This is a predicted structure of a 111-nucleotide RNA (TPP riboswitch aptamer (THI element)) from Sphingomonas gellani. Of the family's consensus pairs, 100% are formed in the model. Lineage of the source: Bacteria > Alphaproteobacteria > Sphingomonadales > Sphingomonadaceae > Sphingomonas.
């Protein structure tokens, strides 16, 4: 002098399932798994099995399996979800700055 980086700042991305009470369902209450299963508000509904806005926690940001698509997927397992394997390192997917500490490299000088 440069490289990468702990860390910090700012910014961004993402999901929220299964079972029971139970009455058709959401909403409500309880339980389970999980890092996370959500606050407040609005709308919709008699065949829609939800939608939108807002806030929080959590996870993730290219060394990207956070998350989405394929997928109402395939095999095992479970009452179901979860879990394990496959699909598959397939296709997509959200980053800039500082970095005085650490790391490695180079240059110069001295012994």
């Nucleotide at each position: 002098c440069g490289u990468c980086u702990a860390u910090c700042c700012c910014c961004g991305g993402g999901g929220a399932g299964c079972c029971c009470g139970c009455a058709g369902a959401c909403a409500c209450g309880g339980g389970c798994u999980g890092a996370g299963a959500u606050u407040g508000g609005g709308c919709g509904u008699c065949g829609c099995u939800g939608c939108c806005c807002u806030g929080g926690a959590c996870c993730c940001g290219c060394u990207g399996a956070a998350c989405c698509u394929g997928a109402u997927c395939c095999g095992g397992u479970u009452g179901a979800c979860a879990c394990c394997g496959g699909c598959g390192g397939a296709g997509g997917g959200a980053g800039g700055g500082a970095g005085c500490g650490g790391u490695c490299g180079c240059c110069a000088u001295c012994c």